The RNA shown here (Bacterial RNase P class A) has 393 nucleotides and comes from a Chloroflexota bacterium. The sequence was found by an Rfam model in a public genome assembly. Of the family's consensus pairs, 89% are formed in the model.

[in-house]
C1' cells in the first nucleotide's frame, strides 16, 4: 500500500445587523412599567418512555399467602432487566472478532402433531424356545424432530451393560478456582424430550406521580355585621313634621363578534370582617449519585483523594432569520507530474497526486422536577488498537 474487524469522539466555525427567553446593573416612573448597556440561553440522542433511582404525597405492628419481576458464576453500582470480567454448549468469518442458549426433568402433575406396534417402563414384522399356545428377547426391519447411551467383543436357544475395553452423560471422592468450572480417579448408576405449561427453587418488589406537593390569595357562592334606595309600624304632635321599631338590603353576569373557545367591543357595583378555597402568583425549580482536569488502586466496569469551574430554567411554552468570509464534504473543467503505451523527433493518456478557478453544500433532531441505563433515528468526519493479503529493507 490495499481490505477488513473493535473501541472512543466531534457533530460545523468566525463577524455585522435584527429578534426572542430568563438573570443582573445603571437611569426615568408613586407603581405597573419604560429605555440602555453587561452576562448567558438544546444534545448525543433533549426522542421513544421500556427498565431502575432521587424527591414528594398517601397507606403501612411483624410474619406469612397471593401477584409480579430477575435467573450460568464473580464483581460494579444507590439501583437496574444496566455495565465489567469469566464459564459451559453451539452458529458465523482465513482471522482480528460477531452472535445465540444456559437455576432445577431421580417432589409432582401436564403435553409430545403427522407417521408408528408402542412418546415411557413399548414386542408390529422378522428372530428364538415350546408348540398351536404360552414364553423370551429392544440385535435387526420400518415410522418418525425424538424409539430405552454408542461401538466393538464376550456371552445365548435367540437376546440384552447381563458381563468386558473405550467413548459420552450422571453421581460421589480428590485437586486447582471465591465461584460458575476445568483434570483426575471411583461407581453399571444409564427409565427420552418440553420449565417461553404449570411446579419447585434462590433474590427482589406498597400505590400514585412535579397536572407529585407547599404557601399566599381577587371575584363569585356560602356565614355574619352595617349603610342607602323603598316597604311596614308604634309614640307625641291640629298639621307639617320629631323619636323610634321592623323587613328589606341586588349580577361576574348579559349582549355582539366566531362553529365553537381565546381576544376584542358594549352596558352593568355602597363597605367591613370570617373559614374553606379557585383564578393568579410565589415555592417547589435546577448546586448535583453535577463537569472538567490531574494523580493513585483495579485487567476492566468503576472507586478514592486534590485542584478548578457554575453551565437554560419557560408556563401557549425563548434559543431563530439575513448577509459576508472560511472549513469538512460533493460535481463536472482545465493545466501539470510520475507511471505506461506508441517510439527515439516528440505525442498519446484512465485513476491517484499537485494547482487553478466554478457550482453544490452540513445528517438525525428541540429541553419543560432531575438523574442512571437500555431502544431507536443520524450527513459526514478524526483518533487509538488489532487482523488478513501484497511489496520493499
Nucleotide at each position: 500500500u490495499g481490505g477488513g474487524c473493535u473501541g472512543g469522539c466531534c457533530g460545523g466555525a468566525u463577524g455585522a445587523g435584527c429578534g426572542c427567553g430568563g438573570c443582573c446593573c445603571g437611569g426615568c416612573g408613586c407603581a405597573a412599567g419604560c429605555c440602555g448597556g453587561g452576562g448567558c440561553g438544546a444534545g448525543g440522542a433533549a426522542a421513544g418512555u421500556c427498565c431502575g433511582c432521587a424527591c414528594u404525597c398517601c397507606a403501612c405492628g411483624g410474619a406469612g399467602c397471593a401477584g409480579g419481576a430477575u435467573g450460568c458464576c464473580g464483581g460494579g453500582u444507590a439501583a437496574c432487566a444496566c455495565c465489567c470480567g469469566g464459564a459451559g454448549c453451539g452458529g458465523g468469518g482465513u482471522a482480528a472478532c460477531c452472535u445465540g442458549c444456559u437455576g432445577g426433568a431421580u417432589c409432582g402433575g401436564g403435553c409430545c402433531a403427522c407417521a408408528g406396534a408402542a412418546a415411557c417402563a413399548a414386542a408390529c414384522c422378522a428372530c428364538c424356545c415350546u408348540u398351536u399356545u404360552g414364553g423370551g428377547a429392544a440385535c435387526g426391519g420400518g415410522u418418525g424432530a425424538a424409539a430405552c447411551g454408542g461401538c466393538g467383543g464376550u456371552g445365548u436357544a435367540a437376546a440384552a451393560g447381563a458381563c468386558c475395553a473405550c467413548c459420552g452423560g450422571c453421581g460421589c471422592c480428590g485437586c486447582a478456582g471465591c465461584a460458575a468450572u476445568g483434570c483426575g480417579g471411583c461407581g453399571g448408576c444409564c427409565a427420552g424430550g418440553c420449565a417461553a405449561c404449570c411446579c419447585c427453587c434462590a433474590u427482589c418488589c406498597g400505590g400514585a406521580g412535579c397536572a407529585a406537593g407547599g404557601u399566599c390569595a381577587a371575584g363569585c357562592a356560602g356565614g355574619g355585621g352595617c349603610a342607602a334606595a323603598g316597604c311596614c309600624g308604634g309614640c307625641g304632635g291640629a298639621a307639617a313634621c320629631g323619636c323610634u321599631g321592623g323587613c328589606g338590603g341586588g349580577a361576574g353576569g348579559c349582549g355582539g363578534c366566531u362553529c365553537g373557545u381565546c381576544u376584542c367591543c358594549g352596558c352593568g357595583a355602597g363597605c367591613c370582617c370570617c373559614g374553606g378555597g379557585u383564578a393568579g402568583a410565589c415555592c417547589g425549580c435546577u448546586u448535583g449519585a453535577g463537569c472538567c482536569g490531574g494523580c493513585u488502586g483495579g485487567c476492566g466496569a468503576c472507586a478514592g483523594c486534590c485542584g478548578g469551574c457554575c453551565u437554560a430554567g419557560a408556563g401557549a411554552g425563548a434559543u431563530g432569520c439575513u448577509c459576508a468570509u472560511c472549513c469538512a464534504g460533493g460535481g463536472a473543467g482545465g493545466a501539470g507530474c510520475c507511471g505506461u503505451c506508441c517510439a527515439u523527433g516528440g505525442g498519446a493518456u484512465a485513476c491517484c497526486c499537485u494547482c487553478c478557478a466554478c457550482c453544490c453544500g452540513g445528517a438525525c433532531a428541540g429541553a419543560a422536577c432531575g438523574c442512571g441505563g437500555c431502544u431507536u433515528a443520524c450527513a459526514g468526519g478524526c483518533c487509538a488498537g488489532c487482523c488478513c493479503a501484497g511489496g520493499c529493507c
Model confidence (mean pLDDT): 77 of 100.